[in-house]
RNA sequence: GUCCUCUUCGUCUAAUGGUUAGGACAUCGCUUUUUCAUGGCGAAGACACGGGUUCAAUUCCCGUAGAGGAUACCA
Numbered sequence: 001g002u003c004c005u006c007u008u009c010g011u012c013u014a015a016u017g018g019u020u021a022g023g024a025c026a027u028c029g030c031u032u033u034u035u036c037a038u039g040g041c042g043a044a045g046a047c048a049c050g051g052g053u054u055c056a057a058u059u060c061c062c063g064u065a066g067a068g069g070a071u072a073c074c075a
C1' cells in the first nucleotide's frame, strides 16, 4: 500500500428499514432491615463522524476516523 472484520448508555451485551433502542453490572433516589449487606421500586444514561438511497436509516451504500486481522513491496 491492498483486502477483510468491528465501532450501541460509564462497562459488558442484544435487536431492528417504521420501537419510547432492550438487558446485566455500576451510579443516584426511595424502600425493606436494629445496622450493614442482600432484596424490591424508580430515575438518569448509547446507535463513532460526514454524505447518499428511501416516505422513513442506528440498520442498506460510499467516504473519514479508530481498533483488530490477512497479505505484498522496500534491487
Stems, first nucleotide, its partner, number of pairs: 001071007010025004018055001027043005048064005
Description:
Predicted 3D model of a 75-nucleotide RNA (transfer RNA) from Bacteroidetes bacterium UBA4009. Model confidence (mean pLDDT): 81 of 100. The source organism's lineage runs through Bacteria, Pseudomonadati and Bacteroidota.